[in-house]
Parts: sequence; structure tokens; C1' cells
RNA sequence: UCAGAUGGCCGGAUAACCGCUCUGCCUUAACCGGCGGGGAGGAAAGUCCGGGCUUCACGGGAAACGGUGCCGGAUAACGUCCGGCUGGGGCGGACCCACGGAUAGUGCCACAGAAAUCUAACCGCCUGCCGCCUUAAAACGGCAGGUAAGGGGUGAAAUGGUGCGGUAAGAGCGCACCGCGCCUCCGGCAACGGAGGCGGCAUGGAAAACCCCACCGGAAGCAAGGCCGAAUAGGAGCGGUUUGCGGCGCAAGCCGCAGAUGUUUCCCGCAUUACCGCUCGGGUAGGCUGCACGAGGCGUCCGGCAACGGCCGUCCCAGAUGAAUGGUUAUCCCCGCGCAGGACGCGCGGGGACAGAACCCGGCUUACAGGCCAUCUGACGAA
RNA sequence: GGGGCCGUAGCUCAGUUGGGAGAGCGCUACGUUCGCAAUGUAGAGGUCAGGGGUUCGAUUCCCCUCGGCUCCACCA
Repeated sequence: UCAGAUGGCCGGAUAACCGCUCUGCCUUAACCGGCGGGGAGGAAAGUCCGGGCUUCACGGGAAACGGUGCCGGAUAACGUCCGGCUGGGGCGGACCCACGGAUAGUGCCACAGAAAUCUAACCGCCUGCCGCCUUAAAACGGCAGGUAAGGGGUGAAAUGGUGCGGUAAGAGCGCACCGCGCCUCCGGCAACGGAGGCGGCAUGGAAAACCCCACCGGAAGCAAGGCCGAAUAGGAGCGGUUUGCGGCGCAAGCCGCAGAUGUUUCCCGCAUUACCGCUCGGGUAGGCUGCACGAGGCGUCCGGCAACGGCCGUCCCAGAUGAAUGGUUAUCCCCGCGCAGGACGCGCGGGGACAGAACCCGGCUUACAGGCCAUCUGACGAA
Repeated sequence: GGGGCCGUAGCUCAGUUGGGAGAGCGCUACGUUCGCAAUGUAGAGGUCAGGGGUUCGAUUCCCCUCGGCUCCACCA
């Protein structure tokens, strides 16, 4: 310098004028007004995961349902992140991608093909007998048996591979190496790796088919929930239930057992004990709160390979609700064209993306004009 | 703001142990009729909303994006 890869950041700047919204102070009976301060994002988005918070009183166990899936760690939690293992891609110790189980079981693999996983059927090979023919045999045909080596090829996928022995022909039938599985020892927290021994081809694909194993998960959501106010017919229908027994007491009532209810179902504990559910109709379209200090931002140091954690200092940083956060002008920045030998400069034209909070936070995914920085790998060149 | 459902021919809709893309109406041509309607015969017409993945193979299974429909306020 070129090529490749990964990670991070910015995503218009400044000034003037005119506006919007929230808030502190002054003023005012109140509004208005004056001065000061704050005012979108890396994705605020999709709502795909996880958590905080709130209500359904609560706790334990089981089932059902849903989710996740190599190993270890981080975290409030996660399907996220970090580090590692194995396999694949890549010229690459850059970097990227994949991931429980198919010998637990059930079901599936269209068409083509001899055959799509049970038995094993077909062609072929070999042996015996018979027929035909012949001097006799070979060949041919038929029957019975053996074999799973071979079958161009088909298909997404073809039943361990190579070699030697063996046999009538053959076959893991036997042996050596490779591949596969199991056991033992060693290293590692583990995934896994290395060495030795044994087994005997039994073991194709697919679990984003059912399923099995391990782990996790109660449901609903700020239109949750709480308080105040206004108005109306303080309503109607249907269904379930509104309890039973015993004891004490003059009575009101209390206690015990059973029943019922308890936000998927069942069981146990526990709590409660008179209303609950659905449908139709009526009224209001108001205010406050939840709601802006939080797993918060920034900086130094320490621990850790890292994700991250800890100590200290410092800062306060949107809060609308028919829904604020904007517009114009000027200069600069970026791009294109022309003048110019080139730079500087001048003139003209155009553009600055994706998008826009709504209870909050951690992630993922998707969209994004243009630009900047850092690190690593490979090639070439120079010193 | 939050939850649920749907997207297949011009229109209305079917389509499951994943393997052929279909039905009715409509459209076009021909026949029939003096002409039209009706009717008969034949035919055209589909990026299965779009993209990616799993699989030999996807309308179907999984993920992302786009579009549409629908429900959820408070009081007694």
C1' cells in the first nucleotide's frame, strides 16, 4: 500500500428572530405577563424474550401446558453476554457458522429403483438331482438347497472401507490397519482429549413429527392498581349458592365437625363464610396519584483472560394526554458540475438518512444517507 | 398504550399424519339466436402477503418484516 475480518463512535455545528411544552421565583383574586432553567433515540420501532412494580389473601406437592437445550461462568433475570470443547467453512492460532437423545418407544421417507431398514423378495453366483442332447462332457431348461460378495444404474440418502486368508460359491467367517461402540487408567471443575484393552457391524435420514431426558416458568397487565368528584333507573333477566348437625348461652352470639369459595386442574395445610358469574340496559368521557433518584449516568483506582463486580468522587438529565420537543434566515461542514495546468479559490445546483418518548429497566431483532477511529489476519515492497 | 385473529385466481372461500395447488361465481373464444340473455364445449388466469431457515422436498413446520380486522375505560 492492497485485500479480508471484528469491535466501537458520530449521525449535522454556530448565531439571530418567531413559536410549543414542563418547571422555580416575582406579580395577580385568578388568567395573562416578566426573569431563569430543562426538553427524544441508537434504534424511542417490532412487542420477540427477561425483570422490577401492581392486583388476584398465602404456602407446599403432583399433573397438564409452554419454553430452553455442547460445557463452565456473568447477571435481578433471560432464548442475552463472556470464556472454552467438538465438527464444518476460510490461504489464515484473524474470523464466521452449527449443537441434548434416532441402540427408550410410535409413526414417516412420495417418484424412481432389485432393495428405503422387520422377515428378506428379484437378477446373478455355486452345489445336487432330473429333462433334452451326446460315445462322454459342456451349454440350455426345470426343481431343491446354499449365498448376501456382485447388480450398470436409480435416488436426497444404498446396509462399514482397503488388503490378505478362507470357501463348492461366499460372507467380520478369521486376521491387520482405518472408521464405530463399550470398558479401564491418566489430564481437565466440565464439555472433551490421550493411552491401553474388548466387542463385533448389531448402529441411514428426520425430533423447526409425536416423544424421552435435564432445567425453568402461577395468571393478567399502568386502559394494572389507589383516591376524589359529577351524573343516572342505587335497574332487569338467567344460573349457582345463600347451609346442615352437635355443644354452651335467657338472648344476641360463640365453639367444633361437615359443606362451599380461594384466578388451569387435583391433593394437603391455611384463610374466609355471604354473596358470585354471565347477559341486557343506564350514566360520565373529569381531576389527582401510580410517574420520573434509578439493577441511573460520568470519571479515577482495585479484582478478573473476559462478560462483570467492588470502593471513592461527582452530576440530576423529557414528562405530553385531539398528545409539546418546531420553523425561517445567514455562515461553516459534505457531495456533484463548470472556470483553472494543479492546489487554494470563485460560481451554480442538490442533499444531510432511518425514524419520533407515553410506567420503568436489561437484551434480541429489524430500518438507517454519509462519515470517523481502533485492533487482528494474509500478500507485496522498503529499511 | 396493551392483548387476540387473519392474509390462497378478479370476488367469496376449501386445502394436515409435508410430496397433485383446487371449487363456485366472474373473464376469453367457439357453437346456438335475426340480435341479446340463458345454455353447451374448450381455455386462460396464482411470486399461496414478502424474505430467511429446517428438510431430499414447505400453502403446511420455525423465525423476521408488511398489511388488515377485532377486543380492552370509569361509576352504581

Record summary: Predicted 3D model of RNase P RNA and transfer RNA as a complex of 459 nucleotides. Rfam match: Bacterial RNase P class A.